[in-house]
RNA sequence: AGAGUUUGAUCCUGGCUCAGGAUGAACGCUAGCGGCAGGCUUAACACAUGCAAGUCGAACGGCAGCACAGGUAGCAAUACUAGGUGGCGAGUGGCGCACGGGUGCGUAACGCGUAUGCAACCUACCUCAAACAGGGGGAUAGCUCAGGGAAACCUGGAUUAAUACCCCAUAAUAUUUAGAUUUGGCAUCAGAUUUAAAUUAAAACUCCGAACGGUUAUAGAUGGGUAUGCGUGACAUUAGCUAGUUGGUGAGGUAACUGCUCACCAAGGCUACGAUGUCUAGGGGGCCUGAGAGGGUUAUCCCCCACACUGGUACUGAGACACGGACCAGACUCCUACGGGAGGCAGCAGUGAGGAAUAUUGCACAAUGGACGAAAGUCUGAUGCAGCCAUGCCGCGUGCAGGAUGAAUGCCCUACGGGUUGUAAACUGCUUUUAUAUAGGAAGAAACCCCUCUACGUGUAGAGGGCUGACGGUACUAUAAGAAUAAGGACCGGCUAACUCCGUGCCAGCAGCCGCGGUAAUACGGAGGGUCCAAGCGUUAUCCGGAUUUAUUGGGUUUAAAGGGUCCGCAGGCGGGAAAAUAAGUCAGUGGUGAAAGCCUACAGCUCAACUGUAGAACUGCCAUUGAAACUGUUUUUCUUGAGUAUAGAUGAAGUGGGCGGAAUGUGUCAUGUAGCGGUGAAAUGCAUAGAUAUGACACAGAACACCGAUAGCGAAGGCAGCUCACUAAGCUAAUACUGACGCUGAGGCACGAAAGCGUGGGGAGCGAACAGGAUUAGAUACCCUGGUAGUCCACGCCGUAAACGAUGAUUACUCGAUGUGUGCGAUAUACAGUACGCGUCCAAGCGAAAGUGAUAAGUAAUCCACCUGGGGAGUACGUUCGCAAGAAUGAAACUCAAAGGAAUUGACGGGGGCCCGCACAAGCGGUGGAGCAUGUGGUUUAAUUCGAUGAUACGCGAGGAACCUUACCUGGGCUUAAAUGCAUUGUGACAGGCUGGGAAACAGAUCUUCUUUUUAAGCACAUUGCAAGGUGCUGCAUGGUUGUCGUCAGCUCGUGCCGUGAGGUGUUGGGUUAAGUCCCGUAACGAGCGCAACCCCUAUCUUUAGCUGCCAGCGAGUAAUGUCGGGGACUCUAAAGAAACUGCCCGCGCAAGCGGUGAGGAAGGCGGGGACGAUGUCAAAUCAUCACGGCCCUUACGUCCUGGGCUACACACGUGCUACAAUGGCCGGUACAGAGGGCAGCUACCAUGUGAAUGGAUGCAAAUCUCAAAAGCCGGUCUCAGUUCGGAUCGGAGUCUGCAACUCGACUCCGUGAAGCUGGAAUCGCUAGUAAUCGCGCAUCAGCCAUGGCGCGGUGAAUACGUUCCCGGGCCUUGUACACACCGCCCGUCAAGCCAUGGAAGCUGGGGGUGCCUGAAGUCAGUGACCGCAAGGAGCUGCCUAGGGUAAAACUAGUAACUGGGGCUAAGUCGUAACAAGGUAACC
Repeated sequence: AGAGUUUGAUCCUGGCUCAGGAUGAACGCUAGCGGCAGGCUUAACACAUGCAAGUCGAACGGCAGCACAGGUAGCAAUACUAGGUGGCGAGUGGCGCACGGGUGCGUAACGCGUAUGCAACCUACCUCAAACAGGGGGAUAGCUCAGGGAAACCUGGAUUAAUACCCCAUAAUAUUUAGAUUUGGCAUCAGAUUUAAAUUAAAACUCCGAACGGUUAUAGAUGGGUAUGCGUGACAUUAGCUAGUUGGUGAGGUAACUGCUCACCAAGGCUACGAUGUCUAGGGGGCCUGAGAGGGUUAUCCCCCACACUGGUACUGAGACACGGACCAGACUCCUACGGGAGGCAGCAGUGAGGAAUAUUGCACAAUGGACGAAAGUCUGAUGCAGCCAUGCCGCGUGCAGGAUGAAUGCCCUACGGGUUGUAAACUGCUUUUAUAUAGGAAGAAACCCCUCUACGUGUAGAGGGCUGACGGUACUAUAAGAAUAAGGACCGGCUAACUCCGUGCCAGCAGCCGCGGUAAUACGGAGGGUCCAAGCGUUAUCCGGAUUUAUUGGGUUUAAAGGGUCCGCAGGCGGGAAAAUAAGUCAGUGGUGAAAGCCUACAGCUCAACUGUAGAACUGCCAUUGAAACUGUUUUUCUUGAGUAUAGAUGAAGUGGGCGGAAUGUGUCAUGUAGCGGUGAAAUGCAUAGAUAUGACACAGAACACCGAUAGCGAAGGCAGCUCACUAAGCUAAUACUGACGCUGAGGCACGAAAGCGUGGGGAGCGAACAGGAUUAGAUACCCUGGUAGUCCACGCCGUAAACGAUGAUUACUCGAUGUGUGCGAUAUACAGUACGCGUCCAAGCGAAAGUGAUAAGUAAUCCACCUGGGGAGUACGUUCGCAAGAAUGAAACUCAAAGGAAUUGACGGGGGCCCGCACAAGCGGUGGAGCAUGUGGUUUAAUUCGAUGAUACGCGAGGAACCUUACCUGGGCUUAAAUGCAUUGUGACAGGCUGGGAAACAGAUCUUCUUUUUAAGCACAUUGCAAGGUGCUGCAUGGUUGUCGUCAGCUCGUGCCGUGAGGUGUUGGGUUAAGUCCCGUAACGAGCGCAACCCCUAUCUUUAGCUGCCAGCGAGUAAUGUCGGGGACUCUAAAGAAACUGCCCGCGCAAGCGGUGAGGAAGGCGGGGACGAUGUCAAAUCAUCACGGCCCUUACGUCCUGGGCUACACACGUGCUACAAUGGCCGGUACAGAGGGCAGCUACCAUGUGAAUGGAUGCAAAUCUCAAAAGCCGGUCUCAGUUCGGAUCGGAGUCUGCAACUCGACUCCGUGAAGCUGGAAUCGCUAGUAAUCGCGCAUCAGCCAUGGCGCGGUGAAUACGUUCCCGGGCCUUGUACACACCGCCCGUCAAGCCAUGGAAGCUGGGGGUGCCUGAAGUCAGUGACCGCAAGGAGCUGCCUAGGGUAAAACUAGUAACUGGGGCUAAGUCGUAACAAGGUAACC
């Protein structure tokens, strides 16, 4: 110090989350030791038991108990006796009990903190210093006697003491009253001196010293009381509160001031700088965090406050309204003889309860401190210690060194091997902290007191010695033996250090956020390994931090959340120039205070540290005082530039009221006139023969004002438009004059405020919510049409909101330019460089996340106001205010999500736009869809109908050949190292073959015959051993390879540079051009790559070379005839090499690229035609069944062999084809011309037979030699429009061929049979030239063939294209977007289901507080007091007040509730399709 998370990616805004520190903690796992700290945060809930405040005999009367010594009796034990002594129960009296200890209920307060005052105060014990202490009196506890009661306790009689109580005396520096002098101050006043009068005191004890104690008075110290300034929570959905209230006079009361209390008088007092009310809370030093400012907190320790079962009250006392005192009331608990009593752990332990959770009914007064005492001493759960607890902090240890065959196990891998665990272990050597055992053994202790001594003055001061330890036989030290006694927890996807295997399979589970898990999970569970901490480690909870995410330091508001709709304006805040005064703010010095502890620094003590001690610094604050005077404030004087006023002028849809006008529309009347009008995408409703629409004339009505008109003008905003008059307001300009800061902003407040809406009364032409009808539609409560009411208009009164927008508050100052425009001024001006105020556009710097803004700022500064703090819930609920209502204003929470959002980028998409292309449409030709058949698919069926392919891009596809085989499927029967192959080793020589019978075959069995070679060796077959089994089982979503498609579309990228914060852009866009990102020009781009084109092949022309099997012009030979033969290379052809075409030339256009031309030339002309060739990528496209391959699965079977069947089924649907429906034809006869291929288990000439398929002979050819081998065409004949001499399905019969075998299930031939079909609905396909159409031929596979398929070949050989509006697909540019799984996208609302929180609600149940009335304990006070007392005084009685109780009505608040409202959340529910593209009616307020 940051990081993760919104997106395909980016920048920003913004929330959520994490890493850090901390804790009085708790929980989980684990645990060796010590030191120092800490330990009921919850029920101020209830408490058994013990202890926590006593002491003094040197105040007193006394003496129950104990001890000692006496006396009497007694032998003794013992009994009795006397306070005699030590002492002392109970009692009187004194002091203490108001401290110490606990808790945090209450309290939002002078309670606390800080500072100051008391001239309104008190203070026992202590200190200093002054004075005094004379005389007298009567009681009362106790003891004793009697009585009552269960007890607690009470009553009566008699008697007694005091440092208990009372009276008298003395008395002042005391108090009160009256006066005088003087000093001081802060108003009342205070101090000093003094005069007079009045009032008030005492206690004894004793060692006889006023020593101690006592009284009065002064001062101090200490402690308290009281007053004031400032500071010290939340809520305004709490805005008004107050009757002793505020003040005065008088009186009372208090230690003292005061409405503290009372009587009277006045009507005040507090409050937006937050009164009152409600809720919450002890405050501070400090502690945690933070860079700090701050934020949070108030355990332990210290200070203050409050409280002591709840409420009230006083008494005593120096001090209390009193934790371990009293009285009363209440609740609760206990005892009881039922009459009545007792109690208060928020002291220390402890118990129950509550709770996630917090300890021993310990030791000691040895130390420190406290009470009493002269002291010894007693008391002290304060305190000192110990016990329990890893609760925290700190420290120590669990060993150290060597040791490689890098042992073994485990785990992992590419597995004959390697890696890791790992110097780790074993093993060798060393050490002994700690633990264990034994031995020694502290400091904390010095006083008081006692003894001795010294000094002087019988007492004090000093010195020496002695006594005293709970902790504790503890700390510590020494010795002994031995690695011996001692390691876990969490984590390992990213943040965040640390990775593999197995299991699981959206299951089980994890998770702080993002998110993992659906068969290869570094994220679940286990293991191995690793990482981080370590006697701890994690989790949970809470606080601060990070978070500049409440922003003083230190944020924002055009579009992300956020500028009020606008003006005026009180308070408030801020405010021009000069001078003077002052000193409130400000600054500086000084003084006081800021407790201690804590923090920080230094030093020191425990072996270190934690911890502790000493010193310093700090405590940023408050108060006082002295000084300064710049700035702010205040006061005074002054100035003119801010602001305003006056004069003149022009300006404008500025406002209010009145008058006037024409066009249009509608209606009415009359007229002309006749059949439609109107309306729409198309229609219909509607109007019209009772005369519409149309046309003309006249009349009436209401509303709005064409042209001018604008990018203009005016107004604070809303808003304002015919002309004119009156009244009113405003800004602007010019030049002077005047006032003299009069200003700016503005919470509350007041006023204005579109449209719609409301009230009352008018008005109502047109338009037009609601409503009605007609259409559209699946529906259409809409869009469209025909009507039409409120309303729109006027007057008056409400409402008070809008996307009231420039989404931009007001004011002031400053800061480059260009250009247009409105109104003035300047000037003679229709020039114009001027000037002022407005309205616009573009741009510089700057700013901004960017878009953008840019003198009309969103720049640079200043002042004031308003507003924001994640999305949803929600501008909702409740409350309040306003309103006639509608509603407006103010304005939450629970719950829920990890995003929501802004700007820009790249794509994709659009029923957006522009440009362009393609048999895309159009123009044509021929088909498909109808029929029959073939073939493939779906479906169905089946034992099986094996599997795959499924929009385009599956469906005559894998399959370029399913009768067996193929074959993967089914039935049944067999085999289990098993089928086949290869290599290597060894062995055997009939193992092989034939035949036979069982069987469906495989298989199992019987029988017969027999090897070559001399051997080795070889061949063959079998056996044996070793190596590699096998799987057409699953996953094409684990893969390679291959392929389809967009698409032969023209695109896809890179390097460097430049632009941008960045994603990214530029280049590749633009202007032309092209088939083309083809080329040219321009250009912050310059180049390059993959694609295009070209290079390759075929074809079209020519040349050269070469001629066998091809060719034959010329020469020769020969035949019935034929290149048949000799020859030849001319030609055709064959097959090798070349040439040729490049817009090269010409003309036109053009800058160029290029385009055009019936141009020339040329075989070919603008890519000549065709093929191969397929960029980056898309579709998780296809294929695990061609092959290969990871993982998983099967192993007497999912492997393998065999038989038969199936893949060929058949109500049906679809695709692709063939043949047709005929005369451009069918049939018969004759006749002509190809190319490219194939051929020896082959093609076969030729001959014969058969109607034919074919068969039997026979020959040529392993092929430019032989052969398969053409049809349409042409010539002639026939048929004559018909279900036919068209068509050939189907069926019957007879055959041929292949093959082990044609039943399921082959092809072909012949004879017979002769179905549908007469050109095909919606729709749809192919093709632009040697193409379509049509005709035949060949080949692969193959025994044969279901081939009408596929792949090739040639023959004949068209029509049409105006053109790009539309359909489809594509390319480029641009635009919008809420899409990015990318429109097959996204997404809204009702309804239905489940869950959750919440609002309303008849009511029901609580809680705290206030008010009225009634009652009223204890007690103070007041009055009285005939009774008691010598007195002081008291009992008693009366009154006021009050805690509590009762009652009544209302307010507030909480819980619950039938029913009800909306909201949120929840993979695959229903209905529609509102929004995002022009979202298909632009959206929104």
This is a predicted structure of a 1485-nucleotide RNA (small-subunit ribosomal RNA) from an uncultured prokaryote. Rfam family: Bacterial small subunit ribosomal RNA. The RNAcentral record of the sequence draws on ENA.